[in-house]
RNA sequence: AUACGUUCAGGCUAUGGCAUUAGCCUUGGCACAGGCCUAGACCGCCCCUUUUGCAGAAGAGGUGCUGAUAAUGCCUACCAGAAA
Numbered sequence: 001a002u003a004c005g006u007u008c009a010g011g012c013u014a015u016g017g018c019a020u021u022a023g024c025c026u027u028g029g030c031a032c033a034g035g036c037c038u039a040g041a042c043c044g045c046c047c048c049u050u051u052u053g054c055a056g057a058a059g060a061g062g063u064g065c066u067g068a069u070a071a072u073g074c075c076u077a078c079c080a081g082a083a084a
Base pairs, nucleotide, nucleotide: 009026010025011024012023013022016075017074018073019072020071021070028037029036030035044065045064047062048061049060050059051058052057
């Protein structure tokens, strides 16, 4: 110096909040008491049109559909049914 691993911390997992667990990411720069920018994890599905491509497939546009969880519990919002 580089790579990998461990610990702590932060962030993410198609719509809100809390708790627990799981997985994934955490690069670089400026400033430097507090901070700012940036990378990464991440951003559902059907059908149709179009572009690229040998194709698979991907991008763009249009239409339609399901779910407040990555998982579990609770709360809130929404929807359906029944009763009072």

Predicted 3D model of an 84-nucleotide RNA (Fluoride riboswitch aptamer (crcB RNA motif)) from Nitrososphaera viennensis EN76. The sequence is in RNAcentral, with records from ENA, Rfam and Ribocentre. The organism belongs to Nitrososphaera viennensis, within Archaea.